[in-house]
Context: one part of a larger RNA
């Protein structure tokens, strides 16, 4: 682990409701009792109980009654028939669908394990060490004291038995539910150790480790209350057929649980309210908008008015300082608005739809999930939180997205080797287009980013300059005053500072850049030539470039592999699906119809809720049912039915079974770390 069998919403009293019988202003019997007991059936029993009258706390009054002075108003009544089976759903109270605790209690057995106590025995190889005390010796006035011998003490020393358990390997399904090996530590002691004995669970015993108290002790173990409770897991058994949620509010010692409500199902019902488009009327302060209030914030002006400074102290003068209020230009704001939508709300008409709503019974839902918009928290972070508004998934199968609850597209009655689409797609893998026309891209961009960066390239728009020659090259020239003043060792276009004039020119800076220690040298502007048609700047925009680094080969198109089979436009055409649409059944509802039917419409589904049914056990009646010419069972077959399931027929079995019709249930097995048992 597999297999076969066993395994979970019962009962019983009470209640509310529905269904169906009885009687009916009435219904209805309880115990119990008849015929010997007892049971089935009958009968007897009216005790009680329900209803038939209600309000008022009560006296009490009554179709009324309380409150009140009231004959007022207002509350509750009166105007609709009960009641007792039976069946079936719920509810109550019981274990109350089924296993399951950690625990608590009561009453009992344990100290043969261990822990500590008592009593009586046991038991510690050998060597070591050498206290007190003694005695001698030799000291001393005597005495200490000194030296040597003896002696044998000691929670002393080494170390066997014995006791232990520090250290490491092994073992770890072991040799062993704690050990083995090699080492360790005590080993005359607070020492090990036999036998007998005593303390118990709210308890004991403990050199306390919450140790130990019979191989699991923070409160032993057995049996009982005990089917403790378990707002918590897990599991709950045939079949179709119709409908089909929730994951929200408000309370809740409540948050992973109720309860009502909201959303689901059945049954009754009456009304015409429900959606939805369109028109017409409304209410509103959001988006966006402004700055007119209330704040915020920037330059300009003008300035009251503050600070510095001067000062003769004066209603002073002055200021490169700050700067109210107004003026001009630009601005921001969930808790600002002079403004102000769309939507969405509200109320009316009119079309289209078929749902609103009321009472009864029955649920279940209260952890949601991603996605678009609309804000909040948060970092304009989360596959984040939390509202609101849709959607989808949830509970939804089918096509696209390679793969993929939730994103596109589209809601599966069943069949079909028919058609048509929709997302998405038509080179191959793979169903279609190697379609057609214009452009773009060269990066394999496409097929991953971002700030910045770049004579990659297509497209457009402003400027300058340009046949009086420009732009680039190429050839000449780039001069004198002067080495400008200053500074400096120098300082000469070119360290710094200052100034940047004149002149001679076609044209040349008191010098762009490199150069020198400073000169020198090259080179620039700027001019001429010499050639000949464009050239430079700059802004918008398509598509590309680079910015670009990851851990097992390609690994950031799903693969080939593609210069289009890439991107953008425009056009046709085919593929494409459970969508549509033919075809042909099946079921439900509605309408019409005596019917028989016919027409429309409709059948995705978790929790759930309503309907109708198959199969099993066992009793009743029944078919004067089948059966050793072979019953039940079991196994094999191409039989019927929408399913559950029901026949036949062969084989095997070897004694019982079935069909209708009706009635009770220990009535369905694939899961519960289910329970025996088999293998």
């Nucleotide at each position: 682990g597999c297999c076969u069998g066993c395994g979970a919403g019962u009962u019983a009293a009470u209640c509310u409701g529905u269904g169906u019988g009885g009687c009916g202003a009435g219904g209805u019997u309880a115990a119990g009792c008849c015929a010997g007991c007892g049971a089935c059936a009958g009968g007897c029993g009216g005790a009680g109980c329900c209803g038939g009258a209600g309000c008022g706390a009560a006296a009490g009054c009554g179709a009324g009654u309380c409150u009140g002075a009231a004959c007022a108003g207002g509350g509750c009544g009166a105007g609709a028939a009960g009641u007792g089976g039976c069946a079936c759903a719920g509810a109550u109270u019981a274990g109350a669908c089924c296993c399951g605790a950690a625990a608590c209690c009561g009453g009992g057995u344990g100290a043969g394990c261990u822990a500590c106590c008592c009593a009586u025995g046991g038991c510690c190889a050998g060597g070591g060490u050498g206290a007190a005390g003694c005695g001698a010796g030799g000291g001393u006035a005597a005495c200490a004291g000194c030296u040597c011998g003896u002696g044998g003490a000691g929670g002393c020393c080494c170390g066997c038995a014995c006791c232990u358990a520090c250290u490491a390997a092994c073992g770890u399904u072991g040799c062993a539910a704690a050990g083995u090996u090699a080492g360790g530590g005590g080993a005359u002691g607070a020492g090990c150790u036999g036998u007998g004995g005593g303390u118990a669970g709210g308890g004991g015993u403990g050199a306390u480790a919450u140790g130990c108290c019979a191989a699991a002790c923070g409160a032993a173990c057995c049996c009982g209350g005990a089917g403790a409770u378990a707002g918590c897991u897990g599991g709950u058994u045939c079949u179709c057929c119709c409908c089909g949620a929730a994951a929200u509010a408000g309370c809740u010692u409540u948050a992973g649980g109720g309860c009502u409500a909201g959303c689901g199902c059945g049954g009754c019902g009456g009304g015409g309210a429900g959606u939805g488009u369109u028109c017409c009327g409304g209410a509103g302060g959001u988006a966006g908008a402004g700055c007119a209030c209330u704040g915020a914030a920037u330059g300009g002006g003008c300035a009251a008015g503050g600070g510095g400074g001067c000062g003769u102290u004066a209603c002073g003068c002055u200021u490169a300082c700050c700067g109210a209020c107004c003026c001009c230009a630009a601005u921001c704001a969930a808790a600002c608005u002079c403004c102000g939508a769309a939507u969405g709300c509200c109320g009316g008409g009119a079309c289209a739809u078929a749902u609103c709503u009321g009472c009864c019974g029955c649920a279940g839902u209260c952890g949601g999930a991603c996605u678009g918009c609309g804000g909040g928290u948060g970092a304009u972070g989360a596959g984040a939180u939390u509202c609101g508004u849709g959607g989808u998934c949830g509970a939804g199968a089918g096509g696209g997205a390679a793969a993929c609850a939730a994103c596109c597209c589209a809601g599966a009655u069943c069949a079909u080797c028919g058609g048509c689409u929709a997302a998405g797609g038509u080179c191959c893998c793979c169903a279609a287009g190697u379609g057609a026309c214009c452009g773009c891209u060269c990066a394999g961009u496409g097929g991953g980013a971002a700030a910045c960066g770049a004579g990659g390239u297509g497209g457009g728009g402003u400027u300058a300059c340009u046949g009086g020659a420009a732009c680039a090259a190429c050839c000449a020239g780039g001069a004198g005053g002067u080495u400008g003043g200053c500074u400096u060792a120098g300082a000469a276009g070119c360290a710094g500072c200052c100034a940047c004039c004149c002149u001679u020119u076609a044209a040349a800076g008191a010098g762009u850049g490199c150069g020198u220690a400073a000169u020198a040298g090259c080179u620039c502007a700027c001019u001429g030539g010499u050639c000949u048609a464009g050239u430079g700047a700059u802004c918008c925009u398509g598509c590309g470039c680079g910015g670009a680094a990851a851990a097992u080969u390609c690994a950031a198109c799903g693969g080939g592999g593609c210069u289009a089979a890439g991107c953008g436009g425009u056009c046709c055409a085919c593929c494409g699906a459970a969508g549509c649409c033919a075809u042909g059944g099946g079921c439900u509802c509605u309408u019409u119809g005596u019917a028989a039917a016919a027409a429309g419409a409709g059948c995705g589904g978790u929790a759930g809720g309503g309907g109708a049914g198959c199969g099993u056990u066992c009793u009743g009646c029944u078919c004067a049912g089948c059966g050793g010419a072979g019953a039940a069972g079991g196994u094999c077959g191409a039989c019927c039915g929408g399913a559950a399931g029901g026949a036949c027929g062969g084989c095997u079995g070897g004694a019982g079974c079935g069909g209708g019709c009706a009635g009770a249930a220990g009535u369905g097995a694939g899961a519960a770390u289910g329970c025996a048992g088999g293998c």
Notes
Model confidence (mean pLDDT): 87 of 100. This is a predicted structure of a 679-nucleotide part of an RNA (large-subunit ribosomal RNA, domain II) from an anaerobic digester metagenome.